[in-house]
RNA sequence: GCCAACGUAGCUCAGCUGGUAGAGCAGACGCUUCGUAAGCGCCAGGUCGAGGGUUCAAAUCCCUCCGUUGGCU
Numbered sequence: 001g002c003c004a005a006c007g008u009a010g011c012u013c014a015g016c017u018g019g020u021a022g023a024g025c026a027g028a029c030g031c032u033u034c035g036u037a038a039g040c041g042c043c044a045g046g047u048c049g050a051g052g053g054u055u056c057a058a059a060u061c062c063c064u065c066c067g068u069u070g071g072c073u
Base pairs, nucleotide, nucleotide: 001072002071003070004069005068006067007066010025011024012023013022019056027043029041030040031039049065050064051063052062053061
């Protein structure tokens, strides 16, 4: 330099054919216990990498850029 995949909660990841963004773990609170752990309930946490375009409507489709990883040279 060229090609491909990926970028979503603190972490690991879902999210199908465009229609109000979710799970597990971690965190706060509560129940349980003599106490802790475990278990259970509940709560909070997101400008979906950035910018633009299409659309009534974009995490999702298109373009450009940034970053990470892999391959080729």

A computed fold for a 73-nucleotide RNA from an Anaerolineaceae bacterium, annotated as transfer RNA.
The RNAcentral record of the sequence draws on ENA.
The prediction has a mean pLDDT of 81.
It matches the Rfam family "tRNA". By type it is a transfer RNA. Its family is annotated with triplet codon-amino acid adaptor activity in the Gene Ontology.